[in-house]
RNA sequence: GGGCAUGUUGCUUAGUUGGUUAGAGCGCAGGACUCAUAAUCCUGAGGCCGGGGGCCCGAAUCCCCUCAUGCCUA
Numbered sequence: 001g002g003g004c005a006u007g008u009u010g011c012u013u014a015g016u017u018g019g020u021u022a023g024a025g026c027g028c029a030g031g032a033c034u035c036a037u038a039a040u041c042c043u044g045a046g047g048c049c050g051g052g053g054g055c056c057c058g059a060a061u062c063c064c065c066u067c068a069u070g071c072c073u074a
Stems, first nucleotide, its partner, number of pairs: 001073007010026004019057001028044005050066005
């Protein structure tokens, strides 16, 4: 240099034949329970999907450019 894969709340991730408010577990905050803590139960906050642009009535999902990481190759 060329090619491939991955990038979604603090962490691990689901969702990628485009279609109503992007879910889950752990963690975090508050509450219940307890003499108290843990466990358990309830509630809540937090992401607009690596970044930019485009197509479309509508994009995490399609296209283009680009960034980061990993792998293969010269």